[in-house]
RNA sequence: UGCGAGAUAGAGCAGUUGGCAGCUCGUUUGGCUCAUAAUCAAAAGUCGGUGGUUCAAAUCCUCCUCUCGCAA
Numbered sequence: 001u002g003c004g005a006g007a008u009a010g011a012g013c014a015g016u017u018g019g020c021a022g023c024u025c026g027u028u029u030g031g032c033u034c035a036u037a038a039u040c041a042a043a044a045g046u047c048g049g050u051g052g053u054u055c056a057a058a059u060c061c062u063c064c065u066c067u068c069g070c071a072a
Stems, first nucleotide, its partner, number of pairs: 001071007010025004019055001027043005048064002051061002
């Protein structure tokens, strides 16, 4: 420098062809217990950034940032 893959909650990951953003663990609060663990209930928290297409974008398009792989 070129090509390809990826960026989604604190962590690890889904989201199958545009239509309510989810799962497991974790965190907080409460219940249970003499207490802790376990367990039960509830809550907070998110689509890398910008612009565009659309009634509607995590999903499609442009540009930018970062990570990984291959080639030189």